[in-house]
Molecule: Bacterial RNase P class A
Organism: Chloroflexota bacterium
RNA sequence: CAGGCUGGUUGGGCGAUCGCUGUAUGCUUCGGCAUAUAGAGGAAAGUCCGCACUCCACAGAGCAUGGCGCCGGGGAAACUCCCGGGGCGGGGAAACCUGCCGGAUCGGGCCACAGAAACAUACCACCGCGCAAGCGGAAAGGGUGAAAUGGUGGUGUAAGAGACCACCGGCGUGGGCAGCAAUGCCCGCGGCCGGGCAACCCCCGCCAGGAGCAAGGUCAAGCAGGGAUAAGCAGCGGCUCGCUGCGUUCGAAUCCCGGGUUGGCUGCAUGAGCCGGCGAGCAAUCACCGGCCCAGAUAGAUGACCGCACAGGCGUGAAAGCUGAGGGAUGAAGUCUUCGGACGUAAACCUGAGCCACACGCUGGACAGAAUGCGGCUUAUAGACCGGCCUGGAAC
Numbered sequence: 001c002a003g004g005c006u007g008g009u010u011g012g013g014c015g016a017u018c019g020c021u022g023u024a025u026g027c028u029u030c031g032g033c034a035u036a037u038a039g040a041g042g043a044a045a046g047u048c049c050g051c052a053c054u055c056c057a058c059a060g061a062g063c064a065u066g067g068c069g070c071c072g073g074g075g076a077a078a079c080u081c082c083c084g085g086g087g088c089g090g091g092g093a094a095a096c097c098u099g100c101c102g103g104a105u106c107g108g109g110c111c112a113c114a115g116a117a118a119c120a121u122a123c124c125a126c127c128g129c130g131c132a133a134g135c136g137g138a139a140a141g142g143g144u145g146a147a148a149u150g151g152u153g154g155u156g157u158a159a160g161a162g163a164c165c166a167c168c169g170g171c172g173u174g175g176g177c178a179g180c181a182a183u184g185c186c187c188g189c190g191g192c193c194g195g196g197c198a199a200c201c202c203c204c205g206c207c208a209g210g211a212g213c214a215a216g217g218u219c220a221a222g223c224a225g226g227g228a229u230a231a232g233c234a235g236c237g238g239c240u241c242g243c244u245g246c247g248u249u250c251g252a253a254u255c256c257c258g259g260g261u262u263g264g265c266u267g268c269a270u271g272a273g274c275c276g277g278c279g280a281g282c283a284a285u286c287a288c289c290g291g292c293c294c295a296g297a298u299a300g301a302u303g304a305c306c307g308c309a310c311a312g313g314c315g316u317g318a319a320a321g322c323u324g325a326g327g328g329a330u331g332a333a334g335u336c337u338u339c340g341g342a343c344g345u346a347a348a349c350c351u352g353a354g355c356c357a358c359a360c361g362c363u364g365g366a367c368a369g370a371a372u373g374c375g376g377c378u379u380a381u382a383g384a385c386c387g388g389c390c391u392g393g394a395a396c
Base pairs, nucleotide, nucleotide: 001392002391003390004389005388006387007386008385009384010383013308014307015306017304018303020039021038022037023036024035025034026033027032041367045378046377048376049375050374051373052372053212054211055210056209060241061240062239063238065208066207067206068205069204070086071085073083074082075081087101088099089098090097091096102203103202107201108200109197110196111195123142124141126137127136128135129134150168151167152166153165154164155163169193170192171190172189173188174187175186176185177184178183216266217265218264219263225257226256227255228254229253232246233245234244235243273292274291275290276289277288279286280285310365312363313362314361315360316359317358321355322354323353325351326350327349334343335342336341
């Protein structure tokens, strides 16, 4: 210098004008107005996972249902998340990336198209018999496919084949060694060698009580009543049990239907909070100290427009310098020589390109927007900046 891998930060700035929402203060004719101040994100998104919070039993047992699935350690409120390490599978030359990582030998189901056949199959070709049609044998060759019954060599045979043998590979099984473990390695035995999908059911292990801020509480306004339940009814939201509440003798209780409302406040912004410093740790993260208060709409505010600079992009021009090309070159020097010649590297200088400091013009900033809150994951994201690493080349 070129190509690549990877971690992090940022993702617009300043000013003017006109608006919108909250809060504080003042004024008010109670309708609002004025001033000051604050006003989206790294994902506010998807709502996939884990929680906080609320109600129902302080959430209990079983079934059903749903989720998760390599190992050991650390982190975290918790997680299926994160960190660092290891194992196994896949990709890459490497840096590094990646895995929906329990079970396919319980069983069921499925495997597009093509193909004879996708799980028990024989289309072509092969062998035997037969004039032939066909019958039988076999699965080595061809063909289809993502996938077709392990590979090489031999024995064998009518032709063949793990049919048999040797070696290799896989699987199963017995044992040993290493390791905390996942797992790896070694030895023996068995011809066991007909594939895949479990993100289809299913099986194994572990986890999960249900509903959710339209939770829940409260105020105001408004309305019309009717019915069911006699030992049950309801909470309880898939079912059973269990638990709890009310009730058991006459008007209450609970529930259902009908009717009414579609308003305010709260929950709801001091929090697993943010910023800075310092320390521990490889890191995730945590401790300590100091400072700060930082959106709260409710059909949903956070916007519109103008100006000025700026990163970046495109175009045009471009001094010096650098790098190729042509000439210089019928070729200096130099080497060889049969002395005829042959081979052959530059430089000044000239011509014409490319790169480029810089100048001018045009352009110019992605994805996207809170709605109870928080931690993750996933997805979207133009561009800019800062590191680390790998490979190749050049110079010293």